[in-house]
RNA sequence: GAUGUGCGAAGUGAGGGUCGCCGUCGGGCCUCUAGGGGUGCCGAUGGAGGAAAGUCCGAGCUCCGCAGAGCAGGGUGCCGGGUAACGCCCGGGCGUCGGUUUCGGCCGGCGACGGAAAGUGCCGCAGAAAACAAACCGCCGAUGGCCCCCUCGGGGGCACAGGCAAGGGUGAAAAGGUGCGGUAAGAGCGCACCGGGCCGCCGGAGACGGAGGUCGCAUGGUAAACCCCACCUGGAGCAAGGCCAAAUAAGGGACGAGGAGUCGCUCGCUCCACCUGAGUCCCGGGUAGGCCGCUUGAGGCCGUCAGCAAUGUCGGUCCCAGAUAAAUGACCCUCCCACCGCCUCGGCGGAGGACAGGACUCGGCUUAUUCCGCACAUCCGUU
Numbered sequence: 001g002a003u004g005u006g007c008g009a010a011g012u013g014a015g016g017g018u019c020g021c022c023g024u025c026g027g028g029c030c031u032c033u034a035g036g037g038g039u040g041c042c043g044a045u046g047g048a049g050g051a052a053a054g055u056c057c058g059a060g061c062u063c064c065g066c067a068g069a070g071c072a073g074g075g076u077g078c079c080g081g082g083u084a085a086c087g088c089c090c091g092g093g094c095g096u097c098g099g100u101u102u103c104g105g106c107c108g109g110c111g112a113c114g115g116a117a118a119g120u121g122c123c124g125c126a127g128a129a130a131a132c133a134a135a136c137c138g139c140c141g142a143u144g145g146c147c148c149c150c151u152c153g154g155g156g157g158c159a160c161a162g163g164c165a166a167g168g169g170u171g172a173a174a175a176g177g178u179g180c181g182g183u184a185a186g187a188g189c190g191c192a193c194c195g196g197g198c199c200g201c202c203g204g205a206g207a208c209g210g211a212g213g214u215c216g217c218a219u220g221g222u223a224a225a226c227c228c229c230a231c232c233u234g235g236a237g238c239a240a241g242g243c244c245a246a247a248u249a250a251g252g253g254a255c256g257a258g259g260a261g262u263c264g265c266u267c268g269c270u271c272c273a274c275c276u277g278a279g280u281c282c283c284g285g286g287u288a289g290g291c292c293g294c295u296u297g298a299g300g301c302c303g304u305c306a307g308c309a310a311u312g313u314c315g316g317u318c319c320c321a322g323a324u325a326a327a328u329g330a331c332c333c334u335c336c337c338a339c340c341g342c343c344u345c346g347g348c349g350g351a352g353g354a355c356a357g358g359a360c361u362c363g364g365c366u367u368a369u370u371c372c373g374c375a376c377a378u379c380c381g382u383u
Base pairs, nucleotide, nucleotide: 001379002378003377004376005375006374007373008372009370013335014334015333016332017331018330019329021047022046023045024044025043026042027041028039029038030037031036032035049355053366054365056364057363058362059361060360061237062236063235064234073233074232075231076230077229078092079091080090081089082088093113094111095110096109097108098107099106100105114228115227119226120225121222122221123220136168137167138164139163140162143161144160145158146157147156148155149154176194177193178192179191180190181189195217196215197214198213199212201210202209203208241292242291243290244289251283252282253281254280255279258272259271260270261269262268299318300317301316302315303314305312306311336353337352339350340349341348342347343346
């Protein structure tokens, strides 16, 4: 210096200016049954994130459901702790991989990490055989068989019966491993060590660890296959849900005798209605619209004490978006960075500046991303 990983920080690339948008507060003005409502006005002030994202887990809140118990379904799964809770976080144990080592360990990464000795299923290809073992090459051929020789005691050969599972080969995996003995060849057949099962002992809160005894060793893998065991688990979601309420249908109530037409009015005339009720008013209902829910909260910051830590205690301090078709934007000047084009080689011009944006709110996880800072790892260059 480059690249990668993790952490921090994450600002409209830096500074400055102008105009605007949403909210809150104060004032002005308008309005009305005096307290609200409104606003082409003025001023002050606040205005996206670490992930606001995916909507994958856990909660608060709301409505619906629910006597109790069980089944089904779904989820979680080493131990302990943290937390409102979690599938999250912290610490530890075990396994596994890598590095390192003075071979005792140490450091780091990763792990759906209960049960395969309840039962069922599956184990492709290859291979003789993939689970009540088996025999392709191979080894042996002690015993039996056949052949040859013989000094009749035996010796040699073949590999037919048969024995074996050491070696080779197949496979992700081959029925404990290594060594010595043993044997015809072999074999936990015997022994030593390692591994494993069982038993109690010791240490630890526990997962688990340690040493000992005992058993020649018996039960391959797979539960992110069914399953078994333990624990947890009602559903839907702020378009939840509640309030006000133009319009309008049903329904209910009170009053209730007139109404319409005919030439402007009156009379007259005509038609309709008169308790099976015209008409008026009220209630009701809840569309448009408005309001609440809505942002003070498991809250932020600073310190303190407890704890290895996650986290918690105590004290101080701060208030930090609430829009609803949805505000947080646009433009100008100077500079920085990298890209493209042009040329008179020093400038000019162009397009740009990580991922991305609230919509009830929190705690997590996952994914996206870098002008910059820090740490670590790898590589390159220089001394």

This is a predicted structure of a 383-nucleotide RNA (Bacterial RNase P class A) from a Longimicrobiales bacterium. Rfam family: Bacterial RNase P class A. Gene Ontology terms of the family: tRNA processing, ribonuclease P activity and dimeric ribonuclease P complex. The model forms 94% of the base pairs in the Rfam consensus. RNAcentral holds the sequence, with entries from ENA. A source record names the gene rnpB. Model confidence (mean pLDDT): 78 of 100.